RNA sequence: CGCAGCUACCAUGCAGUCGGCUUGCUAGCAGGCGUCGAGUGGCGGACGGGUGAGUAAUGCAUAGGAAUCUACCUAAUAGUGGGGGACAACCUGGUGAAAACCAGGCUAAUACCGCAUAAUCCCUACGGGGCAAAGCAGGGGACCUUCGGGCCUUGCGCUAAUAGAUGAGCCUAUGUCGGAUUAGCUAGUUGGUGAGGUAAUGGCUCACCAAGGCGACGAUCCGUAGCUGGUUUGAGAGGAUGAUCAGCCACACUGGAACUGAGACACGGUCCAGACUCCUACGGGAGGCAGCAGUGGGGAAUAUUGGACAAUGGGCGCAAGCCUGAUCCAGCAAUACCGCGUGUGUGAAGAAGGCCUUAGGGUUGUAAAGCACUUUCAGUAGGGAGGAACAGGAUGAGAUUAAUACUCUCGUCCACUGACGUUACCUACAGAAGAAGCACCGGCUAACUCCGUGCCAGCAGCCGCGGUAAUACGGAGGGUGCAAGCGUUAAUCGGAAUUACUGGGCGUAAAGCGUACGCAGGCGGUUGAAUAAGUUGGAUGUGAAAGCCCCGGGCUUAACCUGGGAACUGCAUACAAUACUGUUCAACUAGAGUGCAGCAGAGGAAGGUGGAAUUCCACGCGUAGCGGUGAAAUGCGUAGAUAUGUGGAGGAACAUCAGUGGCGAAGGCGGCAGCCUGGCCCAAUACUGACGCUGAGGUGCGAAAGCGUGGGGAGCAAACAGGAUUAGAUACCCUGGUAGUCCACGCCGUAAACGAUGUCUACUAGCCGUUGGGGGACUUGAUCCCUUAGUGGCGCAGCUAACGCACUAAGUAGACCGCCUGGGGAGUACGGUCGCAAGAUUAAAACUCAAAUCAAUUGACGGGGGCCCGCACAAGCGGUGGAGCAUGUGGUUUAAUUCGCUCCAACGCGAAGAACCUUACCAGGUCUUGACAUCCUGCGAAGAGACUAGAGAUAGACUUGUGCCUUCUGGAACUCUGUGACAGGUGCUGCAUGGCUGUCGUCAGCACGUGUUGUGAAAUGUUGGGUUAAGUCCCGCAACGAGCGCAACCCCUAUCCUUAUUUGCCAGCGAGUUAUGUCGGGAACUCUAAGGAGACUGCCGGUGAUAAACCGGAGGAAGGUGGGGACGACGUCAAGUCAUCAUGGCCCUUACGGGAUGGGCUACACACGUGCUACAAUGGCAGGUACAGAGGGCAGCAAUACCGCGAGGUUGAGCGAAUCCCACAAAGCUUGUCGUAGUCCGGAUCGGAGUCUGCAACUCGACUCCGUGAAGUCGGAAUCGCUAGUAAUAGUAGAUCAGAAUGCUAAGGUGAAUAUGUUCCCGGGCCUUGUACACACCGCCCGUCACACCAUGGGAGUGGGAUGCAAAAGAAGUGGCUAGUCUAACCUUCGGGAGGACGGUCACCACUUUGUGUUUCAUGACUGGGGUGAAGUCGGAACAAGGUAACCCUUUGGUUUUUCGGGGAUCUUUUA
Repeated sequence: CGCAGCUACCAUGCAGUCGGCUUGCUAGCAGGCGUCGAGUGGCGGACGGGUGAGUAAUGCAUAGGAAUCUACCUAAUAGUGGGGGACAACCUGGUGAAAACCAGGCUAAUACCGCAUAAUCCCUACGGGGCAAAGCAGGGGACCUUCGGGCCUUGCGCUAAUAGAUGAGCCUAUGUCGGAUUAGCUAGUUGGUGAGGUAAUGGCUCACCAAGGCGACGAUCCGUAGCUGGUUUGAGAGGAUGAUCAGCCACACUGGAACUGAGACACGGUCCAGACUCCUACGGGAGGCAGCAGUGGGGAAUAUUGGACAAUGGGCGCAAGCCUGAUCCAGCAAUACCGCGUGUGUGAAGAAGGCCUUAGGGUUGUAAAGCACUUUCAGUAGGGAGGAACAGGAUGAGAUUAAUACUCUCGUCCACUGACGUUACCUACAGAAGAAGCACCGGCUAACUCCGUGCCAGCAGCCGCGGUAAUACGGAGGGUGCAAGCGUUAAUCGGAAUUACUGGGCGUAAAGCGUACGCAGGCGGUUGAAUAAGUUGGAUGUGAAAGCCCCGGGCUUAACCUGGGAACUGCAUACAAUACUGUUCAACUAGAGUGCAGCAGAGGAAGGUGGAAUUCCACGCGUAGCGGUGAAAUGCGUAGAUAUGUGGAGGAACAUCAGUGGCGAAGGCGGCAGCCUGGCCCAAUACUGACGCUGAGGUGCGAAAGCGUGGGGAGCAAACAGGAUUAGAUACCCUGGUAGUCCACGCCGUAAACGAUGUCUACUAGCCGUUGGGGGACUUGAUCCCUUAGUGGCGCAGCUAACGCACUAAGUAGACCGCCUGGGGAGUACGGUCGCAAGAUUAAAACUCAAAUCAAUUGACGGGGGCCCGCACAAGCGGUGGAGCAUGUGGUUUAAUUCGCUCCAACGCGAAGAACCUUACCAGGUCUUGACAUCCUGCGAAGAGACUAGAGAUAGACUUGUGCCUUCUGGAACUCUGUGACAGGUGCUGCAUGGCUGUCGUCAGCACGUGUUGUGAAAUGUUGGGUUAAGUCCCGCAACGAGCGCAACCCCUAUCCUUAUUUGCCAGCGAGUUAUGUCGGGAACUCUAAGGAGACUGCCGGUGAUAAACCGGAGGAAGGUGGGGACGACGUCAAGUCAUCAUGGCCCUUACGGGAUGGGCUACACACGUGCUACAAUGGCAGGUACAGAGGGCAGCAAUACCGCGAGGUUGAGCGAAUCCCACAAAGCUUGUCGUAGUCCGGAUCGGAGUCUGCAACUCGACUCCGUGAAGUCGGAAUCGCUAGUAAUAGUAGAUCAGAAUGCUAAGGUGAAUAUGUUCCCGGGCCUUGUACACACCGCCCGUCACACCAUGGGAGUGGGAUGCAAAAGAAGUGGCUAGUCUAACCUUCGGGAGGACGGUCACCACUUUGUGUUUCAUGACUGGGGUGAAGUCGGAACAAGGUAACCCUUUGGUUUUUCGGGGAUCUUUUA
């Protein structure tokens, strides 16, 4: 923007016609014609056009019916004679602003009124009586004439009656939305008789009589709604809908009413009331677009105040014709449907530009440009159908007639009629010329990249996207889909089998009433007959047209239009058929029931009776405790308890038997005996003859708790009290204890009232128990077989989402009932019913979420279970925690105390070594292409030296130097200068990463292929029985194999052999020394370092399953992986590291970069971790004395000699090391001393004096000597390490390093104790179980309170709407009555009468008013719960045995989740 729609608002414009007569106009008169206007009269204004407010039936649809009317039209019949009196217009006068009105006077008619005539009409008492009309126009031969005409004829009229057609009115049946939280409604109500009324039937109205009528097949009431043909969707059945077109209805400003008329209670008529608008001189008047245009308003939104009567149709008219916003056309709107165009062919240098890029290229893309063509549509110009037939004029024939008039019908000819319209269509001309957009690109769903943004901005139909690499936001390039459209929004159907008639379900997902009886209803065994309601068949009528469908035709095609057919699945009528169902009749016995013989049973009701036990009382005996618990306490007891004996009282419940045993509809029922009583089962037989099944409403029964009245009360025990536990403990545990539990009567009516499985019937493999009855067999029994009624376990087919069910179905079928339709709100609110109450029953909505739920799977977890392992516990040894010091961390401090690491798995960690440096931190002072790399330009060799200033970096000035290659231009290296690319960053992100590492854990696990099982996730293998350090091995097995792990292979070490022999070794031989492998030699031994051997459950015995393996033994250096090391599966922890290194992204660039000086990392109230030294006599101190291994050494280790108390100094042989040095190992052994003390322990701290390293020991090094001599006398709670050459203990060496270990690493010396074992703590592995967990228990999750928002209930009330009842009121109008007034036609005896009008009055009645109810909407202080909401409070109810198992009904208490009591139904684990 378009169509439809709403508010029943409306300014303005635009809707009659005809004839007669009268009158007016045009100069006077008369006539005619034409054209207008007013009035009287006729016809039409009841059609056409609009709208859907009302209406749930006075409507509509379909099919019927009888008691009716019908103007104009058609057919046919009869008639149309003769009179009379008025009233408009007009004139005069008057009132009023106007609208309009009043009075007097004149006048015509097809206006009005008598009279005559009168039937096939009407009424009737069957004798009879009653009722009409109007003329006008054309023509005309005789005849008549008052000359107007009569008369005849034609046409149009008129009157009466009949028939038809059309239209309308009335009645009946069936169908026609939702609500039962609307169940009873109705007094003219239902019927009858009579009357009135109507066109007509009828309570339509009235009088009287009767008491009926409607309703669970939904009356009444409330809400909503015009109905239909059709439209839309759908495979259909259905669902939704009722624009355009067509049929019907209703309405016309709101309400009421009648008049006229054939027809109205009347859209463009009348009267009244009301609201609103307008005019007014304020007295009074006018109006009704839901007609066509148009205006204003409301709204997301809906058009021109157009043309024409040319066509079709309507009204009037004889006709011409007039009127017609009906209609036909045009205008506006891509609103819808259909068709067409915006070019076609060729064209690779794959142009330019854009975008992307792995930088090569790719893509846009034959796309463009270029070349060659075409000209639809639009444009200009010219031509040009059809829609037109009528009517009219002329003429011919026919009909009519007395007639060649008139009129009508059919032909022929003539001229004429087009709004659309510059029509459709055709031709010519020019030129690719004028003509492409919209949405989308994460999946569903066709189509992907870059940039920007950074949980922001935003997107979103659902899932969801966005927190710095977004195919999801925004832009771009590219792509995809539609195309003059595209997308969004709103709505309907489909998909949705998601209300299931077709076509669903109810064990556990939502869903079987707690249970039975039973009225209505539904369904119902066998045979025959009748009937024909259901059913079936063809026929007839109807099912309007249009539309849908099929076949044709016409517009170039199509949309569209048009002809024919089919269809309209329906209803009705009559006929026929009779299998099935129904109905009626007659039979039957298989369903159901009854009688007769028996059986079992906690079936029910009332009364009686018995023993055991608890408690209490009395008496006896007896003495200090009893009781209770995890442990205690409250409590009882010396006033004698508990225990024990005897006797008594009282109430309640009935052990054993006892059983997935029995009975009952369910709830439920348990000592014993009898009385009363219901039901089941069973055998044989007789009888009744479908009597049956189910069952909405209804009725009965219905655990426990609870309520009322009256009893009873032993035990138990809500509430309550006390004691414990606890952070608290209104609980769990304990001691007491009242209602209650028991009885009688009456209520309540609910439970996990469960088999979570409605009742009845039939059918469908088996096996094993058990209860009751019956039958049979024999061997007569604790036997076997068959059968039937119950009650259990397994299991096939089948079913099931799975679990599971499986003759006791959840299988296969049938009958009937009940119930369900996402979660929450909620089984709640309101209303109704029931109840004494508690409460029960029936039962929503707003709002909110995208889930809630079921079954099964894999994990994880459990204050679940089983098996197993580990210095995990236990058994031991030694420590830590206490002291002082060292070291690291936290905290604090500071200019800075650089950074990282933070449970195990951070804290003597990165750091194998901070005085400067390191160094990353701080202060001030400095540089800017830079300390470092590459490229370019220019100057200069490079370099070296000293001087000045400064804390130094640095700056200044000066001297010296001139090398290498060369094609002689220059070049290479290096220094300096300049410029820009760039350098640089221990800046951020370990949650962007690589690499490396820690940890579970050296735990024994982790995964695959094929096969098999399961709908699937998955399972199996990998589980099971044994065994092992081990998923190690063996056996079994729907599994069979194989992989990463385990083990082994590698290194060290323990024994032996071979080879080799220096710097190591020295048995034998020789030499030498005070002494020493010192020397010649040697290769035996040790050692060294290469290669081999050896150990494999190999052998024996036992156990085991004849296995794997285990136990014991032999031999052996070593025995069951000999000891130790390296080696770390799949994975977990977003574990650690951007500060080792590398690296994406971001950030800084005269600074977050680079030099330099000083300071800091070393601070110090304090807390923690890891260590050292101790507290002493197994010791300290002093003297003597013995024995290692592995290492290191040239800017090095350093012997010897001398000096120093010593650290160390001077000197410097030897050694790049099996040769020399560091380097005396210490504990040990032995001798002496100390004598239990803050010491001859302990050594901190402090003072003094020194040494060494180093530019430099102040902040801030180590060591030595002298002196000083602190705490500490074995360490609380708690906690760590270790199983053998181990712990413990004593010294040694190395890395780092100028110097600086109590740390770290390595080597060797001395060298124990204990392990009965797996109950417990911790960690781990396997199997199983539960789960509401899956971020996986550090999980999930409940409720109150506090805050915010939302909808809702109650609420003193308040304000509207609708409506019932009882009244009041009474306009206009109609009807009845009328004693008042007036009155042309007719009658008259002339007085008047009849009739009429007005007035009055009565009845009905709209608006309106009052009272009192009902109902609905809005609102209301306050108040109740509910829902929602990143980080609130309190607890910890549920999920695992959730730490007291949870749950259902009910009662009490508590601030909440909840707790306790009673009864119930379940779950889990263990045992049997």